[in-house]
Background:
The RNA shown here (c-di-GMP-I riboswitch aptamer) has 111 nucleotides and comes from Candidatus Brocadia sp. Lineage of the source: Bacteria > Pseudomonadati > Planctomycetota > Candidatus Brocadiaceae > Candidatus Brocadia. Its Rfam family is "c-di-GMP-I riboswitch aptamer". About the family: GEMM was predicted in a large-scale screen for bacterial structured RNA regulatory elements. It was read from a public genome assembly, where an Rfam model found it. Model confidence (mean pLDDT): 75 of 100.
RNA sequence: UCCCGAUAAAGGCAAACCCUAAGUGAUUAGGGGACGCAAAGGAAAGGGUCUUUUGUAGAGAUGCAUUGCAAUGCGUCUCUACUUCUCAUGAAAGACAGCCUUACUGCCGAA
Numbered sequence: 001u002c003c004c005g006a007u008a009a010a011g012g013c014a015a016a017c018c019c020u021a022a023g024u025g026a027u028u029a030g031g032g033g034a035c036g037c038a039a040a041g042g043a044a045a046g047g048g049u050c051u052u053u054u055g056u057a058g059a060g061a062u063g064c065a066u067u068g069c070a071a072u073g074c075g076u077c078u079c080u081a082c083u084u085c086u087c088a089u090g091a092a093a094g095a096c097a098g099c100c101u102u103a104c105u106g107c108c109g110a111a
Stems, first nucleotide, its partner, number of pairs: 004109002012037002017032006035098001041104001043102001045101003048096007055082012
C1' cells in the first nucleotide's frame, strides 16, 4: 500500500411510522423517529422493480392561425359510438443508488 473488516477509537448515515410541503403517480424535500448500514457517499451506464400515458370516428366546449362574415385548419378537454389495429408482453416519459452489477470518491486499522 492492497485485500480484508474488531463487541477497537473518533465520528457519520437513518428503514418503518408521524407532521408539513411538492408531484396525477411511483416518489421527493424538510422536521421528528431508529430498523439497520463500512461506503446506507455521489452517479440511472447495464439488469431489475415501480409509476403515468396510449387506437379510430362523430358531437359539444374552448384556444390559436387564416378571414369582412360565414367557414376552414391545427391543438386541448368532455361525452358517445366502433374496433382489436396497440390492449400492455410493446412503445414513450419518469421514479428508485437502503435490489444487484458497474466505474468513481472516502474515515479508521486489530487479526